This is a predicted structure of a 73-nucleotide RNA (transfer RNA) from a Candidatus Altimarinota bacterium. Taxonomically the source falls in Candidatus Altimarinota (Bacteria, Bacteria candidate phyla).
[in-house]
RNA sequence: GUGCCCGUAGCUUAACGGAUAGAGCGCAGCCCUGCGGAGGCUGAAAUUGAGAGUUCAAUUCUCUCCGGGCACA
Numbered sequence: 001g002u003g004c005c006c007g008u009a010g011c012u013u014a015a016c017g018g019a020u021a022g023a024g025c026g027c028a029g030c031c032c033u034g035c036g037g038a039g040g041c042u043g044a045a046a047u048u049g050a051g052a053g054u055u056c057a058a059u060u061c062u063c064u065c066c067g068g069g070c071a072c073a
Stems, first nucleotide, its partner, number of pairs: 001072007010025004018056001027043005049065005
């Protein structure tokens, strides 16, 4: 340089173009307990890498960039 794939909570990761963007771990509070790092309940946390475009509607489709990975050179 060319081609392909990926980017969503702190981490891992879902989401036929249409629900309030869901879950696990972690975190916070409460309960439980002799104690709690085990168990139960509740809660906060992602404007979905950035910017445009298409659409009534975009995490999803298109384009350009940014970052990462793989293959070829």
Its Rfam family is "tRNA". Rfam classes the family as a transfer RNA. From the family's description: Transfer RNA (tRNA) molecules are approximately 80 nucleotides in length.